[in-house]
RNA sequence: GCCCAGUUAGCUCAGUUGGUUAGAGUACUUCCUUGACAUGGAAGGGGUCAGAAGUUCGAGUCUUCUACUGGGCA
Numbered sequence: 001g002c003c004c005a006g007u008u009a010g011c012u013c014a015g016u017u018g019g020u021u022a023g024a025g026u027a028c029u030u031c032c033u034u035g036a037c038a039u040g041g042a043a044g045g046g047g048u049c050a051g052a053a054g055u056u057c058g059a060g061u062c063u064u065c066u067a068c069u070g071g072g073c074a
Base pairs, nucleotide, nucleotide: 001073002072003071004070005069006068007067010026011025012024013023019057028044029043030042031041032040050066051065052064053063054062
């Protein structure tokens, strides 16, 4: 330098053919349960979907550029 894959909650990840409120687990906060803890249960907070632009009535999803991470070729 070229090619491929990835980037979504603090962390690990899902998200179908572009469509009706962005989700799960774990962590965090509060409450219940206990003499107290652990376990268990309930509720809650937390997201510029890496950044920008474009296409579209509508984009996490499609296109382009940029950044970062991993892999391959030279």

The RNA shown here (transfer RNA) has 74 nucleotides and comes from Endomicrobium sp. Model confidence (mean pLDDT): 80 of 100. The source organism's lineage runs through Bacteria, Pseudomonadati, Endomicrobiia, Endomicrobiaceae and Endomicrobium. Its Rfam family is "tRNA". The family's RNA type in Rfam is transfer RNA. Gene Ontology term of the family: triplet codon-amino acid adaptor activity. The sequence was found in a public genome assembly.